[in-house]
Molecule: SAM riboswitch aptamer (S box leader)
Organism: soil metagenome
RNA sequence: CAUCCAGAGGGGUGGAGGGAAAUGGCCCUACGAAACCCCGGCAACCAUCUGAGAGACCCCGGUCGCUCAGAAAGGUGCCAAGUCCAUCAGGUCGCAGUGACCUGAGAGAUG
Numbered sequence: 001c002a003u004c005c006a007g008a009g010g011g012g013u014g015g016a017g018g019g020a021a022a023u024g025g026c027c028c029u030a031c032g033a034a035a036c037c038c039c040g041g042c043a044a045c046c047a048u049c050u051g052a053g054a055g056a057c058c059c060c061g062g063u064c065g066c067u068c069a070g071a072a073a074g075g076u077g078c079c080a081a082g083u084c085c086a087u088c089a090g091g092u093c094g095c096a097g098u099g100a101c102c103u104g105a106g107a108g109a110u111g
Base pairs, nucleotide, nucleotide: 001111002110003109004108009039010038011037012036013035017028018027019026022087023086024085025084040079041078042077045075046074048071049070050069051068052067053066055064056063057062058061083107088104089103090102091101092100093099
């Protein structure tokens, strides 16, 4: 800096936790949590290839990077629930009270 309402699970080992942290919710879990391994899958960030466009450079035929589209799947990543939800600020609605919603910030994850 970009993205985060999409997508994608089986087996083995293991043996009680897990959903990032805190608080509050709500969930998952002995019909087997975390973790590790194997296999499978999802996606398309980086790299690769192809095409198009407008450029730059030079030896005038190429080279280079940029943008867009596509292919494929090498390097990452991911495979319950929106990043599970809220928390902070502003706003709209509602109100006896509890609230509902929108936008942004913050934190986090991945590249």